Annotation: c-di-GMP-I riboswitch aptamer from Pseudoalteromonas sp. NBT06-2, 89 nucleotides, folded computationally. Its mean pLDDT, the model's own confidence on a scale to 100, is 83.

Parts: sequence; structure tokens; C1' cells
RNA sequence: AUAACAAUUUGGCAAACUAACUCAAAGGCUAAAAUGCAAAACCACAGGUCUAAGGUUUUUACUAAAAACUAGGUAGCAGAGUUACCUAA
Repeated sequence: AUAACAAUUUGGCAAACUAACUCAAAGGCUAAAAUGCAAAACCACAGGUCUAAGGUUUUUACUAAAAACUAGGUAGCAGAGUUACCUAA
């Protein structure tokens, strides 16, 4: 230095619930609070998954519904990429 995560140091993050704000919604943000997490740090690249206000196409029982695409989320769904503390084998 790389890799890894036994033990260890400093510690770190913050689930659910509740409240306010925001949003069409999923969700987000803040406070409080801790389920858990060795990357539960960053990042929407392609998957999974969530939403359906708007746009497109198709179908149907046709001024409505459904499906697909677009669009918007989810990093605490796993992966890819980037960065990082301690320190045995």
C1' cells in the first nucleotide's frame, strides 16, 4: 500500500412511532426517539420495488377503468462506481 473484518480505539449513522412543513402521490426535510447497520458515507448507471398528478400509445364494459412507456421516488432492496477509521491472521 492492497485486501479483509477476529479483537480493539475514537466514535459515527438513525428504523419504526409522534409533531410541523412540503408534495398529486410515493416520498422528502426538521425535531424528538432508537430498530438496527463495519460503509445504514457519497452516487439513480442498469435491475428490483413504490407512486400515478401530467404526457404518449393500446385495450375495454368508453368523458371512466386497465396495461405499457415516459415522469417522480427508494442509497436502510441487492449490485456497479467513488471515498473512508482501527488493526491481528
The sequence is in RNAcentral, with records from Rfam. Rfam family: c-di-GMP-I riboswitch aptamer. Rfam describes the family as follows. GEMM was predicted in a large-scale screen for bacterial structured RNA regulatory elements.